[in-house]
RNA sequence: CCAGACAGCCGGAUGACCGUGGACGAAAGUCCGAGGAAAGUCCGGGCUCCACGAGGCAAGGUGGCGGGUAACGCCCGCCGGGGGUAACCCCAGGGAAAGUGCAACAGAGAAGAGACCGCCAUCCGAAGCCUUGGCGACGGAUGGUAAGGGUGAAACGGUGGAGUAAGAGCCCACCGCGGAUGUGGUAACACAGACGGCAUGGCAAACCCCACCUGGAGCAAGACCAAAUAGGGAAGGAAGUGCGCCUCGCACGUUUGACCUUCCGGGUAGGUUGCUAGAGGUGCGCAGCAAUGUGCAUCCCAGAUGAAUGGUCAUCCCCCCGCACUCGUUGCGGGGGACAGAACCCGGCUUAUAGGCUGUCUGGCCUU
RNA sequence: GAUCGCUUAGCUCAGCCGGUAGAGCAACUGACUUUUAAUCAGUAGGUCGAGAGUUCGAAUCUCUCAGCGAUCACCA
Numbered sequence: 001c002c003a004g005a006c007a008g009c010c011g012g013a014u015g016a017c018c019g020u021g022g023a024c025g026a027a028a029g030u031c032c033g034a035g036g037a038a039a040g041u042c043c044g045g046g047c048u049c050c051a052c053g054a055g056g057c058a059a060g061g062u063g064g065c066g067g068g069u070a071a072c073g074c075c076c077g078c079c080g081g082g083g084g085u086a087a088c089c090c091c092a093g094g095g096a097a098a099g100u101g102c103a104a105c106a107g108a109g110a111a112g113a114g115a116c117c118g119c120c121a122u123c124c125g126a127a128g129c130c131u132u133g134g135c136g137a138c139g140g141a142u143g144g145u146a147a148g149g150g151u152g153a154a155a156c157g158g159u160g161g162a163g164u165a166a167g168a169g170c171c172c173a174c175c176g177c178g179g180a181u182g183u184g185g186u187a188a189c190a191c192a193g194a195c196g197g198c199a200u201g202g203c204a205a206a207c208c209c210c211a212c213c214u215g216g217a218g219c220a221a222g223a224c225c226a227a228a229u230a231g232g233g234a235a236g237g238a239a240g241u242g243c244g245c246c247u248c249g250c251a252c253g254u255u256u257g258a259c260c261u262u263c264c265g266g267g268u269a270g271g272u273u274g275c276u277a278g279a280g281g282u283g284c285g286c287a288g289c290a291a292u293g294u295g296c297a298u299c300c301c302a303g304a305u306g307a308a309u310g311g312u313c314a315u316c317c318c319c320c321c322g323c324a325c326u327c328g329u330u331g332c333g334g335g336g337g338a339c340a341g342a343a344c345c346c347g348g349c350u351u352a353u354a355g356g357c358u359g360u361c362u363g364g365c366c367u368u
Numbered sequence: 369g370a371u372c373g374c375u376u377a378g379c380u381c382a383g384c385c386g387g388u389a390g391a392g393c394a395a396c397u398g399a400c401u402u403u404u405a406a407u408c409a410g411u412a413g414g415u416c417g418a419g420a421g422u423u424c425g426a427a428u429c430u431c432u433c434a435g436c437g438a439u440c441a442c443c444a
Stems, first nucleotide, its partner, number of pairs: 001364010012316007020033005035339001039350002042348005047218004052249006059214005064078005079093001080091004094209002099207002101203002116149002118145008128135003157175005176198001177196002181192004222273004232264006240252002266443003280299008317337008325328001369440007378393004387424001395411005417433005
């Protein structure tokens, strides 16, 4: 210098004028006013109501091991597998020797399978050859054979040798597979490995099995006030009461016109609260490889509801285009600066995003 | 704001515990008819909303997006 990998950050700045939501104030005015994703609503929690607790079934979810956390399907570290020269990246990564099921087309055969071609043996026929009773190309029948060909995504261990009529884990060596046991590690697992002798192919984001997790609803939850109307009609239920079902305990309750559910009809389209000080931000220190935890100091940082947080101008910043020349990271002119946008609040994930910056690392080339 | 559902031919829908996608209407061509309609015979038309993953194989199973639609206020 070129190519790349990973981690993190910014996401226009300042001023003037006009406008806007909230708090304080008698007023003038002062202070505060979107984001890294506020988004999708895909996970997890807080909070609120269903009276409370425990267990089982169903349903749903998660799935290497250890740790972090309020919790998670998130994060960190490690293990195993795969990719890359490397930095590094990807993996829903438990179980297929419990069971059931699936594999179209092609192919002889698709799961304790299979003889289509081929190879080999025996018998029969037979062109032909020769030393006349032998050899026999070729064809047929029966049987053996999983080495070779061919089909397929996948063909029932691989390579080499011995062996055989031809072959075959039938036997042997190495590799693969299973694996008593030993060593190291918290563990996943790694290393060594007596022995076995091919038995155990694939799919569980098919049913299923194993382990673990989850009660249901959601701020339009819930509580209070006010206004208006017909506190009306019909059907069903009534001892039960966390809204998938069941059981047990406990608590409360049992008013037959007043309660509950559904439907029809009627009325209102208002306010307060929940509502923002929080698993909060910033700085420094400590523990830890890290995620994270913890101590001290300091700060207060939107609470709107037909829903505020904006517009114009000036100077500067970044990018692109054109023109000019004294060719400089120069001057002038024009254009552009994304995605988007709080709605009870947090922790994640995912997706969108003009342009730019920083750090660490890897490979290649050149110079010394 | 919250909770659900749907997307397959031009239109309306099947197919959804995986094996290479159909039906009706519409379109086009031919026959019948003087001609049209009707009828009969035939033909074409689909990256199954998009992108990843699992699998030998995905419209179907899983995940992430996109678009469209529905429901949910309070009082008596």
Source information:
This is a predicted complex of two RNAs, RNase P RNA and transfer RNA, with 444 nucleotides together. It holds a member of the Rfam family "Bacterial RNase P class A". The family is grouped with related families in Rfam's "RNaseP clan". Its family is annotated with ribonuclease P activity, dimeric ribonuclease P complex and tRNA processing in the Gene Ontology. Rfam classes the family as a ribozyme. Rfam describes the family as follows. Ribonuclease P (RNase P) is a ubiquitous endoribonuclease, found in archaea, bacteria and eukarya as well as chloroplasts and mitochondria. The prediction has a mean pLDDT of 80.